Predicted 3D model of a 329-nucleotide part of an RNA (large-subunit ribosomal RNA, domain IV) from a marine metagenome.
Context: one part of a larger RNA
RNA sequence: AUCUCUCCAAGGAACUCGGCAAAUUAGCCCCGUAACUUCGGGAGAAGGGGUGCCCAUUUCGGUGGGCCACAGUAAAUUGGGACUGGCGACUGUUUACCAAAAACACAGCUCUCUGCUAAGUCGUGAAGACGACGUAUAGGGAGUGACACGUGACCAAUGCGGAAAGAUUAAGGUGACUUGUUAGCACUUGAUGCGAAGCUCGGAGCCCAAGUCCCCGUGAAUGUCGGCCGUAACUAUAACGGUCCUAAGGUAGCGAAAUUCCUUGUCGGGUAAGUUCCGACCUGCACGAAUCGUGCAACGACCGGUCCGCUGUCUCGGAGAGAAUCUCG
Repeated sequence: AUCUCUCCAAGGAACUCGGCAAAUUAGCCCCGUAACUUCGGGAGAAGGGGUGCCCAUUUCGGUGGGCCACAGUAAAUUGGGACUGGCGACUGUUUACCAAAAACACAGCUCUCUGCUAAGUCGUGAAGACGACGUAUAGGGAGUGACACGUGACCAAUGCGGAAAGAUUAAGGUGACUUGUUAGCACUUGAUGCGAAGCUCGGAGCCCAAGUCCCCGUGAAUGUCGGCCGUAACUAUAACGGUCCUAAGGUAGCGAAAUUCCUUGUCGGGUAAGUUCCGACCUGCACGAAUCGUGCAACGACCGGUCCGCUGUCUCGGAGAGAAUCUCG
């Protein structure tokens, strides 16, 4: 010097990415307990006081008197607390062996499919089985994710549904006509011509499905939700006007945000000093409404900021115990 542990003057987070680690707190009884709130909670809030033994008494809960110690939950087990934001409502679940979370799930909400031999799924286009010994208050799929208040515009594109008038359209059917072959016939007897039936080659036209085009609907379907110019009694700004484009031009709410590049934006708060934090502003590079928007009590080994208490985290080290290690025996 290493590991585990014990103690420490004065200070008390000055340490550090960060109070990481450690310390503080601690059981039981009594008093007392705020904002907020979904009225259940918050709450063991916070903050105080007590705590042993003996005798008497007792309605067995207590009550009264006395005694000892530095110390009576005292060997151990055994909450530190408060304020304020973000995210997720919550209890749960997860990367067995680097991630426990804001991820997944969740109750609730919505859309959609399914009328029973259900839809959907497994299986060999099977038998059979699940669904279900269920029957739309049921079952399957998808999204969202308690609760509160809400959930805007666009159906042009894509998807889905519907309608059936028209256009287009395959195999197939029918099939005018057509190719080859030749029994036969003919003559100029040839490598000749014609040529029935059958078989065969091709085949216009006609008949004809879904689909596609076309039409309508549909957003808690995939998605999308503008630009330029001018204008008001200082300036500034623009309620207002003009114009172009579009399917329609982002509504409510929120906003430098888990989203803001410029940016440590600006102002306010907190500090002696604050790239973090909180409250505002809105110039939203590039929020926005079930890939939900905004809130929200309770909850969280979640992630920020602040304070009190507490401490060897530190100023700045020191002492001690044990272990391991080295030498000798």